The part of an RNA shown here (small-subunit ribosomal RNA, 3' major domain) has 479 nucleotides and comes from an uncultured bacterium.
Context: one part of a larger RNA
RNA sequence: UGACGGGGGCCCGCACAAGCGGUGGAGCAUGUGGUUUAAUUCGAAGCAACGCGAAGAACCUUACCUGGGCUUGACAUUCUGCUGAAAGCUCUGGGAAACCAGAGUCCUCCUUCGGGACAGCAGGACAGGUGCUGCAUGGCUGUCGUCAGCUCGUGUCGUGAGAUGUUGGGUUAAGUCCCGCAACGAGCGCAACCCUUGCCCCGUGUUGCUAACAGGUAGAGCUGAGGACUCUCGGGGGACUGCCGGCGUCAAGCCGGAGGAAGGUGGGGACGACGUCAAGUCAUCAUGGCCCUUACGUCCAGGGCUACACACGUGCUACAAUGGCAGGGACAGAGGGCUGCGAGGCCGUGAGGCGGAGCGAAUCCCAGAAACCCUGUCUAAGUUCGGAUCGUGGUCUGCAACUCGACCACGUGAAGCCGGAAUCGCUAGUAAUCGCGGAUCAGCCACGCCGCGGUGAAUACGUUCCCGGGCCUUGUACA
Numbered sequence: 001u002g003a004c005g006g007g008g009g010c011c012c013g014c015a016c017a018a019g020c021g022g023u024g025g026a027g028c029a030u031g032u033g034g035u036u037u038a039a040u041u042c043g044a045a046g047c048a049a050c051g052c053g054a055a056g057a058a059c060c061u062u063a064c065c066u067g068g069g070c071u072u073g074a075c076a077u078u079c080u081g082c083u084g085a086a087a088g089c090u091c092u093g094g095g096a097a098a099c100c101a102g103a104g105u106c107c108u109c110c111u112u113c114g115g116g117a118c119a120g121c122a123g124g125a126c127a128g129g130u131g132c133u134g135c136a137u138g139g140c141u142g143u144c145g146u147c148a149g150c151u152c153g154u155g156u157c158g159u160g161a162g163a164u165g166u167u168g169g170g171u172u173a174a175g176u177c178c179c180g181c182a183a184c185g186a187g188c189g190c191a192a193c194c195c196u197u198g199c200c201c202c203g204u205g206u207u208g209c210u211a212a213c214a215g216g217u218a219g220a221g222c223u224g225a226g227g228a229c230u231c232u233c234g235g236g237g238g239a240c241u242g243c244c245g246g247c248g249u250c251a252a253g254c255c256g257g258a259g260g261a262a263g264g265u266g267g268g269g270a271c272g273a274c275g276u277c278a279a280g281u282c283a284u285c286a287u288g289g290c291c292c293u294u295a296c297g298u299c300c301a302g303g304g305c306u307a308c309a310c311a312c313g314u315g316c317u318a319c320a321a322u323g324g325c326a327g328g329g330a331c332a333g334a335g336g337g338c339u340g341c342g343a344g345g346c347c348g349u350g351a352g353g354c355g356g357a358g359c360g361a362a363u364c365c366c367a368g369a370a371a372c373c374c375u376g377u378c379u380a381a382g383u384u385c386g387g388a389u390c391g392u393g394g395u396c397u398g399c400a401a402c403u404c405g406a407c408c409a410c411g412u413g414a415a416g417c418c419g420g421a422a423u424c425g426c427u428a429g430u431a432a433u434c435g436c437g438g439a440u441c442a443g444c445c446a447c448g449c450c451g452c453g454g455u456g457a458a459u460a461c462g463u464u465c466c467c468g469g470g471c472c473u474u475g476u477a478c479a
Stems, first nucleotide, its partner, number of pairs: 001479002003476003007473007015463002019426005026317008034308002042053002064303007073126001077125008088105007108117003128292002131290003137286002139281003142277001144275001149188006155164003168179003194269004199237005205231001209226002213224003240263001243257005319419001323378007335366003340359002345354003385416001390411007432455007
């Protein structure tokens, strides 16, 4: 000087407390451990691995296993020799294919006629490796932590390590600002500048809108028309403790009030200091070293990654009446669409099929939002709760759904009556609850992930305690 303390002081954070909803029990989905297996490819490991790399494992992917092939190789550059009808395309036989053997067709371009481009064969340099080392590395990332810290120059003090500044008194979300001070300044962080959302104004009026006028309908901005309104997307204004009162040291600032759409950082996002964990990744990629070279490379078929006595994590659906079912009625936002989205119509109980209008989309389509409201029914029951499991028949994608897809119809109806010890999230348009969209994608094991809007709470006395963190101080036989 640090680190540590079941030392002290001060102060934060859904850290506790106060509340609301869960997990832990059930069934299923998914990831992991384990076990099994010819293989169940590999990585991730407390927080910070476990719906993680996977934003799509039937083949492919695919790295694994079994079997069948190939070796200058599936891919790059190049040298030597030989050959050539260039390459390519088609066919025959064997085969699961890869591939092997053979046949046919095609005779291109430049040329100084030597050759070259290109291809085949043979050989040589080399290719190739998702083989090892993240304890050799770059890059990227997680984490403490959006925590308020981490440092430097000069000066001063100390023999020196070092200290001071950065401590102290206030204050703040903040090393934020003020005051003081042997310090005076500065840098990386904080904040602001950026995006978005909330109010207003100006511009803009089609594909959007419809107040007035006119036409028109069963109904409808449907039509003429209009730019007012909503809205679109450009620009601008607006919030700064600016104003008033109180408190405070005359300061920084704090409390209350006015006006205002918004008030003291308005809400949300992007943004992550010096560093820590030899944290993670050699399987995105790059890369040192080591290793393989008729195989640890490469091609193909089939299988496996989907196994199942078990154990754990994350989720979904429930156990019902604040509910289930039936009929009727209403209201979003944000997205996507041309090997695409696909309306109206017709067929089918349905998944879906036939057909094809319109739309590269403020125009058309996906697209019926659902919870909600009204009426009826069920009447406390393992039920008209719950939907697992299984049987049969079907639809769709795809070369192909046996291993191993999703969906539909009928039948079947399991566990489950609110969950032990323990444990998680959340402070407001939040939790809870309800549906909608998108990426990946032929299809889909999505209940995942990333977004969007609808309905919309409860509670916080307080900082003693648990966890994590910041500053000062104290002890130390630790570094």
The coordinates come from a structure-prediction model, not an experiment, and the mean pLDDT is 87.